A computed fold for a 98-nucleotide RNA from a Gammaproteobacteria bacterium, annotated as Glycine riboswitch aptamer.
Of the family's consensus pairs, 90% are formed in the model.
It was read from a public genome assembly, where an Rfam model found it.
The coordinates come from a structure-prediction model, not an experiment, and the mean pLDDT is 80.

[in-house]
RNA sequence: AACCCGUUUGGGGGAGAGUGUUCGGAUCCAACAGGGUCGGAACCGCCGAAGGCGCAACCCGCCCGGAAUCGCUCAGGCCUCAGGACCGCAGACGGUGG
Numbered sequence: 001a002a003c004c005c006g007u008u009u010g011g012g013g014g015a016g017a018g019u020g021u022u023c024g025g026a027u028c029c030a031a032c033a034g035g036g037u038c039g040g041a042a043c044c045g046c047c048g049a050a051g052g053c054g055c056a057a058c059c060c061g062c063c064c065g066g067a068a069u070c071g072c073u074c075a076g077g078c079c080u081c082a083g084g085a086c087c088g089c090a091g092a093c094g095g096u097g098g
Base pairs, nucleotide, nucleotide: 004095005094006093007092008091009090010089012087013086018044020043021042022041023040025038026037027036028035029034045078046077047076051074052072053071054070058066059065
């Protein structure tokens, strides 16, 4: 030096569940009725892979300690966008190593 580990940056992949109902608002088309888009509130239903909480599967020779992809849904989410645990790629820093 490589391998490996940790932190961090960049970009790649990345699931699930309602385009629900009602009530207003803004805007566009039309100009009779109606239709489209955006956003807000309420209610019901649903999802779990930001976060959070809980159990403790699991880790540790044991204790201490740590702790899940398990559970709960407070938060978040349920067309798209965004987000997204986790995986892998590249770089930087540090550790181990030599």